The RNA shown here (small-subunit ribosomal RNA) has 1522 nucleotides and comes from Kineococcus terrestris. Lineage of the source: Bacteria > Actinomycetota > Actinomycetes > Kineosporiales > Kineococcus.

[in-house]
RNA sequence: UCGGAGAGUUUGAUCCUGGCUCAGGACGAACGCUGGCGGCGUGCUUAACACAUGCAAGUCGAACGGUGAAGCCCUUCGGGGUGGAUCAGUGGCGAACGGGUGAGUAACACGUGAGCAACCUGCCCCUGGCUCUGGGACAACCACUGGAAACGGUGGCUAAUACCGGAUACGACUCGCCCCGGCAUCGGGUGCGGGUGGAAAGAUUUCAUCGGCUGGGGAUGGGCUCGCGGCCUAUCAGCUUGUUGGUGGGGUGAUGGCCCACCAAGGCGACGACGGGUAGCCGGCCUGAGAGGGCGACCGGCCACACUGGGACUGAGACACGGCCCAGACUCCUACGGGAGGCAGCAGUGGGGAAUAUUGCACAAUGGGCGCAAGCCUGAUGCAGCGACGCCGCGUGAGGGAUGACGGCCUUCGGGUUGUAAACCUCUUUCAGCUUUGACGAAGCCCCUCGGGGUGACGGUAGGAGCAGAAGAAGCACCGGCUAACUACGUGCCAGCAGCCGCGGUAAUACGUAGGGUGCAAGCGUUGUCCGGAAUUAUUGGGCGUAAAGAGCUCGUAGGCGGUGUGUCGCGUCUGCUGUGAAAACUCAGGGCUCAACUCUGAGCUUGCAGUGGGUACGGGCACACUUGAGUGCGGUAGGGGAGACUGGAAUUCCUGGUGUAGCGGUGAAAUGCGCAGAUAUCAGGAGGAACACCGGUGGCGAAGGCGGGUCUCUGGGCCGUAACUGACGCUGAGGAGCGAAAGCAUGGGGAGCGAACAGGAUUAGAUACCCUGGUAGUCCAUGCCGUAAACGUUGGGCGCUAGGUGUGGGACCCAUUCCACGGGUUCCGUGCCGCAGCUAACGCAUUAAGCGCCCCGCCUGGGGAGUACGGCCGCAAGGCUAAAACUCAAAGGAAUUGACGGGGGCCCGCACAAGCGGCGGAGCAUGCGGAUUAAUUCGAUGCAACGCGAAGAACCUUACCAAGGCUUGACAUGCGCGGUGGCGCCUCAGAGAUGGGGCUUCAUUUAGGUGGUCGCGCACAGGUGGUGCAUGGUUGUCGUCAGCUCGUGUCGUGAGAUGUUGGGUUAAGUCCCGCAACGAGCGCAACCCUCGUUCCAUGUUGCCAGCAGUUCGGCUGGGGACUCAUGGGAGACUGCCGGGGUCAACUCGGAGGAAGGUGGGGAUGACGUCAAAUCAUCAUGCCCCUUAUGUCUUGGGCUUCACGCAUGCUACAAUGGCCAGUACAGAGGGCUGCGAUACCGUGAGGUGGAGCGAAUCCCAAAAAGCUGGUCUCAGUUCGGAUCGGGGUCUGCAACUCGACCCCGUGAAGUCGGAGUCGCUAGUAAUCGCAGAUCAGCAACGCUGCGGUGAAUACGUUCCCGGGCCUUGUACACACCGCCCGUCACGUCAUGAAAGUCGGUAACACCCGAAGCCGGUGGCCCAACCCCUUGUGGGAGGGAGUCGUCGAAGGUGGGACUGGCGAUUGGGACGAAGUCGUAACAAGGUAGCCGUACCGGAAGGUGCGGCUGGAUCACCUCCUUU
Repeated sequence: UCGGAGAGUUUGAUCCUGGCUCAGGACGAACGCUGGCGGCGUGCUUAACACAUGCAAGUCGAACGGUGAAGCCCUUCGGGGUGGAUCAGUGGCGAACGGGUGAGUAACACGUGAGCAACCUGCCCCUGGCUCUGGGACAACCACUGGAAACGGUGGCUAAUACCGGAUACGACUCGCCCCGGCAUCGGGUGCGGGUGGAAAGAUUUCAUCGGCUGGGGAUGGGCUCGCGGCCUAUCAGCUUGUUGGUGGGGUGAUGGCCCACCAAGGCGACGACGGGUAGCCGGCCUGAGAGGGCGACCGGCCACACUGGGACUGAGACACGGCCCAGACUCCUACGGGAGGCAGCAGUGGGGAAUAUUGCACAAUGGGCGCAAGCCUGAUGCAGCGACGCCGCGUGAGGGAUGACGGCCUUCGGGUUGUAAACCUCUUUCAGCUUUGACGAAGCCCCUCGGGGUGACGGUAGGAGCAGAAGAAGCACCGGCUAACUACGUGCCAGCAGCCGCGGUAAUACGUAGGGUGCAAGCGUUGUCCGGAAUUAUUGGGCGUAAAGAGCUCGUAGGCGGUGUGUCGCGUCUGCUGUGAAAACUCAGGGCUCAACUCUGAGCUUGCAGUGGGUACGGGCACACUUGAGUGCGGUAGGGGAGACUGGAAUUCCUGGUGUAGCGGUGAAAUGCGCAGAUAUCAGGAGGAACACCGGUGGCGAAGGCGGGUCUCUGGGCCGUAACUGACGCUGAGGAGCGAAAGCAUGGGGAGCGAACAGGAUUAGAUACCCUGGUAGUCCAUGCCGUAAACGUUGGGCGCUAGGUGUGGGACCCAUUCCACGGGUUCCGUGCCGCAGCUAACGCAUUAAGCGCCCCGCCUGGGGAGUACGGCCGCAAGGCUAAAACUCAAAGGAAUUGACGGGGGCCCGCACAAGCGGCGGAGCAUGCGGAUUAAUUCGAUGCAACGCGAAGAACCUUACCAAGGCUUGACAUGCGCGGUGGCGCCUCAGAGAUGGGGCUUCAUUUAGGUGGUCGCGCACAGGUGGUGCAUGGUUGUCGUCAGCUCGUGUCGUGAGAUGUUGGGUUAAGUCCCGCAACGAGCGCAACCCUCGUUCCAUGUUGCCAGCAGUUCGGCUGGGGACUCAUGGGAGACUGCCGGGGUCAACUCGGAGGAAGGUGGGGAUGACGUCAAAUCAUCAUGCCCCUUAUGUCUUGGGCUUCACGCAUGCUACAAUGGCCAGUACAGAGGGCUGCGAUACCGUGAGGUGGAGCGAAUCCCAAAAAGCUGGUCUCAGUUCGGAUCGGGGUCUGCAACUCGACCCCGUGAAGUCGGAGUCGCUAGUAAUCGCAGAUCAGCAACGCUGCGGUGAAUACGUUCCCGGGCCUUGUACACACCGCCCGUCACGUCAUGAAAGUCGGUAACACCCGAAGCCGGUGGCCCAACCCCUUGUGGGAGGGAGUCGUCGAAGGUGGGACUGGCGAUUGGGACGAAGUCGUAACAAGGUAGCCGUACCGGAAGGUGCGGCUGGAUCACCUCCUUU
């Protein structure tokens, strides 16, 4: 030392890469809304478009001849004199400054620094000298005259500081000489001499002043030259003939190809020439920490331009903005003959545009021109006007004021907020308003005169004083995150918002409005542009294994970089000094406007350039030397390194012959194909081509591609050793050159096998594929092209440095060995693996680096479009190399994590399969559902996990549905007001009933006000089985009674996360044990609970009865508690004991004992979570909806319909059976509006009747299968019972729609059930009955329980299904019901090609050739001056004219570059729900991908070669640990 901030967005989450976006500042701005005052600035960025009107450059009478007003004087009144304002002209100076603009220009235009010995400079300053003497004209004016005008023509007169002679002149030029100086050409001399030609001006005046000429110097301004610096493009790579140089001329103020003639053949360029595009440059301005980046308004410097193009004249200065000539375009005037014009000066107009001001005042100040001066001129300038366009300042009030007013908004209805805000009280008066006063700027200049006077556009402005009153003065944007600020209503993927992410589909802090809030404030937002953030072009300050990025490889040019020592130079480099780096700006200090903006003064800064003095380490140049880098030599050595020739055997195929017979071949299975004309098989012989088994190896060689039988010839490179030679000869390498798999191309050969295309057969929905049978190019050789690959280690080359371990290939050496071999060790080179530090986003790399450094090259900068189009180069073609843009998206990616998934893997479990038993699916019926129907067939449940489910009871009711009829504070609740009064009930009439009418009956209490009840009317409200289960609570299902799901602390990881929970065992189990960076814990598992099984204790009634007694023979009674049983409480089971296995752990196997044995059986119990699973119709509930109806009441109907389909059951199809008769044994339940015994009646359902029992007592109650006996004898039957007819019983207000049961009759389908599918592992399945809930009754064959009888089978885990754990791949994460590709169809957009068409730009060739300069000529013309002469003269000289060179515009022509449009056409991008397929992601169901070729609706398929960025299994090799 003053100086550096980040955020959002890819994912389920993470880290990284990477783009997009935001917050900041700025502006000559514009737009929207709003707007009080002042100061200072600033204002056509577009059409260098066109301009009406006025003004912007004049001045001088002290240069000149004239004109001659006012005033004064005189006057004969005609006028004269004086006077000098003024005016045009001659003349002088100025007009080349000042002012404007940025079109052109990529250039000595600009900046900076030098040079001119190659130059000029009016006015100004200093200084020397001079200013003598003549002449002839031309304007004005006069006369005549042309023209519409502009403007002239002819004749005549005239002055000058106008013009022309002569004289003089130290100056100029030239020649000769002298002196001095310099880098060369040369320069200077106040030196000399000769020759040549060349000056002048006067005006006014009292003094005096202003001029004129010629020299020298200065100052100022300009001209020319050079070094360096500053844009894009190589899809512009070659450019150039006055070109480059020389000689000699011309030209200029001056150098120079500036121009000309001749000569030479040069000059420029990858350090970017030439071309194209764009652009005035700088001081500076904006931004930035800086380095940078962008810009070049205002102010200042330079340049260029002045309607467009060309040209010169005048002049000190111009090729001249308000001058001239010519050409062109445009405009105007015109009498049509001809003329005039140039706002990119100030105002102003039109136009363009998003957009930019007054046709103002004044020369008072500053400055400029002219003038002696007064003064005149000055749209320069000073001021004013307009615009919030910017910066700065001020104000819109201050203090008090709670009942926290009214109103608004919100609300949980309590309140909160707006809010001390207002009202109200007390003050103040800036600014604006009114009155009054009123400048500085005036240093100066002028006048009169030594003291005064005059002079201000701004301006009656700034400032001062006074007056009145809070009086006249606040908006804009935003409030989802970034980003400060939140609620309500409306809307309902609509309308809309949006900078990015994204909001909006009925509860939107994101839209619109309101209230409130936040931010800024006379402004606030939006848009545009620039910088920043962006380290996102990275010099400061990035990268390239997998994210974008190492060229396929090598050689090598330019270039870049370069070993050791010494000397020298001093280029780089360091340092001192000098010059310059304008002013303004910026920074600092100080000053002036009340402050500030603004401004003044001083200092700093100006990082640069040049000169000069010094230093010499380092880099560099030069010189000398060295050997370690590099190379050579010599001696060894390994090798599929390369090329050519020759050669060998095995195998396939073919041919011939033999043997031989019916098949062969091929596949998942087949078929096509081959074969009785003899195949396949087999033997022998022959032909031909291609490739080289074993060895063979993460072994070798090569730069890479690549290279494999053997022999010979030729040939390249490496490694090791040695240290003889060279002496830095090196590294890299833009361009360039060569090599370069496979496919492909050309020509000619060859062709066995294989094999794109093609054909056929299969597969398939299809199969242009995968599979099979054939098969052409090709594969092979020679020659020539092509030049690309996942040409990969996805890792450029070189050098050095930085722990090791262990293999393997080649060499050398040492030890050991007598020697060899083996062995051990060291070292060099190559090739693998593991691993430390370090690096990395991670994965990983790690002496063969992706570590640490140096040098050089190549490459990257979001995804898509696209490695595409166009252009260029190469190629025979295919195509290759180079390589964009419009448009579009907010991502696209890398690595790793957790899940999920896989037609991936491993382990394990489950009635999951298998082994069994019995079913379903076929029949009839029942029940439920779908569908259909209907006025209604109410609603819900829909794979498993809806469908005998809600419903444990639809004839009415239920009931939610339909029809019809009623009611409207309501069928039901609460409160208030008013009025009436018991209500219930009974009778009667109408009605289908609800309901309505009538009649009867008529309250309680009280302090007599009322209160309670009830009715009517009214107001609040009720009510809703109306909607939303995707707004919810609660409840439930399911995965699943599966073994899992998590946490704390610690540890690991940048992190998501991991570890624990994985591993080895074991278990039903994350059960337990062992191990382990984990140690613990929680929810789950298990256990604790209920029940069954054994036993004990206690208690015995209604239970029980062994023994005793009685007995009507019935535990009936007395008794008894033993037993059964009941109730309550204990015991018991824990792998406890023994043995085998085991890590002698968990545990497991076997055994003993035991009623029970390894969870004893069953139940209850359901982790974290998943399915927006189910339910708004159990209930509750937000919001929405209905309110004489979507509420409510009633009657009747419907939920019970029936061509069909499905689900769950029942009964069967019979003899293990049916029927008949007899006979035995349960458990668990229920019962008072009830169960109902004995008895009687009925064939029966049932009836009559009523004992007993609120129940261990009585009843339901008969258990059934079983057992015994009989009968039936295989049939649609004595099976089966549907259906139908008839008759009854019971319940109920009521059995028609629509109940159950009984009796008689009828007697259907059905003879064991296709594909398929379900349940069950023991007291289970199967089979048999019993009970209960609901319920008046019952469609129950359902459901929930109870007991009786009581099996079979499990080898096993390959397969199906589901699940658990580990692992792997993933492009999935809404998670495979995922993702996703291409054609086709439709719409929109931008773009390429395209017959052509319309322009633009710059050149070229030729034609024409204005003005003008230059040159020739000059017959026509000519005052001065000169000569001859004297005339109306001639000459010299000059000019008009004319000729020529050059020459703008114009014309013609063929090309170049570039732009617009373009029928049609190509692909591309995008677009909620289109079509076809399924290519990719998992082994994606044929692993994928790259290059190439062919083919196909399409993704794509196939061939050849390559890659792993392929899963899985096995094997081999290597490595790690033990």

Its mean pLDDT, the model's own confidence on a scale to 100, is 83. The RNAcentral record of the sequence draws on ENA and SILVA. Its Rfam family is "Bacterial small subunit ribosomal RNA".